[in-house]
Context: one part of a larger RNA
Molecule: large-subunit ribosomal RNA, domain I
Organism: soil metagenome
RNA sequence: GGCAUUCGGUGGAUGCCUUGGCACCAGGAGGCGAUGAAGGACGUGGCACGCUGCGAAAAGCCAUGGGGAGCCGCGAGCAGGCUUUGAUCCGUGGAUGUCCGAAUGGGGCAACCCCCCCCGCGGGGGAGCAUCAGCUGAAUUCAUAGGGUGAUGCGGCAAACCCGGGGAACUGAAACAUCUCAGUACCCGGAGGAAAAGACAUCAAACGAGAUUCCGCGAGUAGUGGCGAGCGAAAGCGGAGCAGGCCAGUGGCCUGUCAGCAGGAAGCAGAACGGCCUGGAAUGGCCGGCCAGAGCGGGUGACAGCCCCGUAUGCGUGAGGGCCGACGGGUCCUUGAGUAAGGCGGGACACGUGAAAUCCUGUCUGAACAUGGGGGGACCACCCUCCAAGCCUAAAUACUCCCUGGUGACCGAUAGCGAACAAGUACCGUGAGGGAAAGGUGAAAAGCACCCCGACGAGGGGAGUGAAAGAGACCUGAAACCGAAUGCCU
Numbered sequence: 001g002g003c004a005u006u007c008g009g010u011g012g013a014u015g016c017c018u019u020g021g022c023a024c025c026a027g028g029a030g031g032c033g034a035u036g037a038a039g040g041a042c043g044u045g046g047c048a049c050g051c052u053g054c055g056a057a058a059a060g061c062c063a064u065g066g067g068g069a070g071c072c073g074c075g076a077g078c079a080g081g082c083u084u085u086g087a088u089c090c091g092u093g094g095a096u097g098u099c100c101g102a103a104u105g106g107g108g109c110a111a112c113c114c115c116c117c118c119c120g121c122g123g124g125g126g127a128g129c130a131u132c133a134g135c136u137g138a139a140u141u142c143a144u145a146g147g148g149u150g151a152u153g154c155g156g157c158a159a160a161c162c163c164g165g166g167g168a169a170c171u172g173a174a175a176c177a178u179c180u181c182a183g184u185a186c187c188c189g190g191a192g193g194a195a196a197a198g199a200c201a202u203c204a205a206a207c208g209a210g211a212u213u214c215c216g217c218g219a220g221u222a223g224u225g226g227c228g229a230g231c232g233a234a235a236g237c238g239g240a241g242c243a244g245g246c247c248a249g250u251g252g253c254c255u256g257u258c259a260g261c262a263g264g265a266a267g268c269a270g271a272a273c274g275g276c277c278u279g280g281a282a283u284g285g286c287c288g289g290c291c292a293g294a295g296c297g298g299g300u301g302a303c304a305g306c307c308c309c310g311u312a313u314g315c316g317u318g319a320g321g322g323c324c325g326a327c328g329g330g331u332c333c334u335u336g337a338g339u340a341a342g343g344c345g346g347g348a349c350a351c352g353u354g355a356a357a358u359c360c361u362g363u364c365u366g367a368a369c370a371u372g373g374g375g376g377g378a379c380c381a382c383c384c385u386c387c388a389a390g391c392c393u394a395a396a397u398a399c400u401c402c403c404u405g406g407u408g409a410c411c412g413a414u415a416g417c418g419a420a421c422a423a424g425u426a427c428c429g430u431g432a433g434g435g436a437a438a439g440g441u442g443a444a445a446a447g448c449a450c451c452c453c454g455a456c457g458a459g460g461g462g463a464g465u466g467a468a469a470g471a472g473a474c475c476u477g478a479a480a481c482c483g484a485a486u487g488c489c490u
Stems, first nucleotide, its partner, number of pairs: 001489009015475001016440002020411002022408007029400002031157002039100003042055003046078002050074002061094006070082003105114003115126004128154006135147002161192001162190005172179001176226001202209002213240005223231002244392003247336001249333001251332008260323002267315003273288005289306002291295001297309003341365008351377001372387005427434002447474001450462004
């Protein structure tokens, strides 16, 4: 030095666990904001670093309902308090609510700086735009523009869903230009709990149907297509859901008050077990009982229907909201012409200009008036069918930032959300942005008094607690790696 065995150290795999996630279902809610939001800054505790709560009235104040013995958040401790005259806590309503932020008196490098007016020591007002009302008022007589005042509204934020205005490229076509990707991504505007669409100038086919939306079929069909790659209907049928109205009225829509009904906050009641044995501990074993509209689940020193919380069942309830009814208030609108149609150029239709109907319109033209007009895929005739150029409309449909409850041949700490822990934290970056690691003593802290070595250490040895300390910074504790002892080889 090597190998083997044993015993340790280190290390944190594995097993077990779960406070956290993931997916879905049902119900709710679908908005918040100038009465200042979302989101923050800074403060706020007797001692206070972080989180949470709150706002100079600052882990809180008031009222009210619930509840009933403890309480002063996570968070122990010291100190000091509160509470059956009902605290802490939970529900509801209210008060306070610094500064920034749409941020709105002006400015600004957000959380800061500097003003004016009223009222007087504390408060109120002062941005812009739109609409309405009345005031004033140029060039310019009237007027108009403009100015100023008041009232009302708007502004900003928010996960997806929806409608509209704009609108790619990579890619595919085995290259590429029409085409495709795709009206997708993305940008902008707007709205609602849904949005949009919607009450036939629709289809159909010689029979008829009867608004719109969504699903299944029709059907990868008919078509379209450098007839390439690809794109891709409709009628009809079956379902979900059904609803029709208005233009001067026995009306639609919006809204207020009252009554009723269902539902509904915190919450309340809620059955039934003992003995012996093992053990640190009984929920285990044995024996004998009981309840069950409750043997879902969780906890309790091991596995509990009957120990605790619950569970079945029953009860209770505010605001708001829902349905229905009665009474009242407001508001709206006269049958559709620069329209239909046509030319040119585009776009949308499954349909790429095609024989290209239909719809939209930048531009130029431009009817008829129910004795009329549109459509039936160029166009014409016959026939059939409908009545454009005004408006509203629930449900079936889409989505889930959020709330409540539930479920899982979903995960179990390198998994599951990035995050089970002071996580969008630490840290990195000028910035946009990127973005971790990190769970487990024990039933209970009973968290090792006291003694010894040591530097008044670290660490260790006794002692003590405990079922266990080979549970002491911690469950279990694999391997790599390090060491000691013993044996063998060199």